[in-house]
Model confidence (mean pLDDT): 88 of 100.
Predicted 3D model of a 77-nucleotide RNA (c-di-GMP-I riboswitch aptamer) from Geomonas propionica.
It matches the Rfam family "c-di-GMP-I riboswitch aptamer". Its family is annotated with cyclic-di-GMP binding in the Gene Ontology.
The sequence was found by an Rfam model in a public genome assembly.
RNA sequence: AUCUCGAAAAGGCAAACCUAGAGUAAUCUAGCGACGCAAAGCCACGGGUCCUCUUUAAGGAUCGCCGGGUUACCGAG
Numbered sequence: 001a002u003c004u005c006g007a008a009a010a011g012g013c014a015a016a017c018c019u020a021g022a023g024u025a026a027u028c029u030a031g032c033g034a035c036g037c038a039a040a041g042c043c044a045c046g047g048g049u050c051c052u053c054u055u056u057a058a059g060g061a062u063c064g065c066c067g068g069g070u071u072a073c074c075g076a077g
Stems, first nucleotide, its partner, number of pairs: 004077001005075002012037002018031005035064001041070003045067003048062005
């Protein structure tokens, strides 16, 4: 240094609810707040689910649903 792993330490993120705003909606943004998370950092690439429209199809959302890709703190094993 790398791979695996996740004891310890330093930290990090922030579910639901509520408030304000955006959006037809799913949902998102900010604040409050912590259910939890070793990638709960990022990516819509594959699958799933949700919304709009619907004859097909197309568009959108969700990475804290799963898989994959990619980057990363610490160092007992």